[in-house]
């Protein structure tokens, strides 16, 4: 310098045009004599900018970051 993949709760991952979910973590409560553990409730996220669209996390363009390949 060129090419490719990826970027979503604190963490690990789904989701791929219409409302964003699971596990875990955290807080509170219940069960227990207490702990472990289990159950319930709450908490909290689409990397940034632009475009297309009635509607974008999703499609397109650019930027940034991480990883991989080539030179």
């Nucleotide at each position: 310098c060129g090419g490719g993949a990826c970027g979503u709760a604190g963490u690990a991952c789904a989701g791929u045009g219409g409302u964003a979910g699971u596990a875990u973590g955290u807080a509170c409560g219940c069960a227990u004599g207490g702990g472990g553990u289990g159950c319930g409730u709450a908490u909290g996220a689409c990397c940034c900018g632009g475009g297309u669209u009635c509607a974008a996390u999703u499609c397109c363009c650019g930027g940034c970051g991480u990883c991989c390949c080539g030179a």
A computed fold for a 71-nucleotide RNA from a marine sediment metagenome, annotated as transfer RNA. The RNAcentral record of the sequence draws on MGnify. Rfam family: tRNA. From the family's description: Transfer RNA (tRNA) molecules are approximately 80 nucleotides in length. Its mean pLDDT, the model's own confidence on a scale to 100, is 83.